Transfer RNA from uncultured Saprospira sp., 70 nucleotides, folded computationally. Model confidence (mean pLDDT): 82 of 100. NCBI's taxonomy places the organism under Bacteria, Pseudomonadati, Bacteroidota, Saprospirales, Saprospira. Rfam family: tRNA.
[in-house]
RNA sequence: AGGUAUAGCUUAGCCGGUUAAAGCGUUUGACUGAUACUCAAAAGACCGCAGGUUCAAGUCCUGCUAUCUC
Numbered sequence: 001a002g003g004u005a006u007a008g009c010u011u012a013g014c015c016g017g018u019u020a021a022a023g024c025g026u027u028u029g030a031c032u033g034a035u036a037c038u039c040a041a042a043a044g045a046c047c048g049c050a051g052g053u054u055c056a057a058g059u060c061c062u063g064c065u066a067u068c069u070c
Base pairs, nucleotide, nucleotide: 001069002068003067004066005065008024009023010022011021017055026042027041028040029039030038048064049063050062051061052060
């Protein structure tokens, strides 16, 4: 100087817009003699922290923190 920070993990979320999405995982149910597979459903993140702008911010601006690269 530049990049990144969003469910337990990996990621999406375009130019701000209405209830933040998916896969894996977890739980429950179905199926089976049982386990696995498969199918169905559910729980789970106010978006690193603190401010600002705006009718409205995960998204824009400022400071800080952590981490990666030079």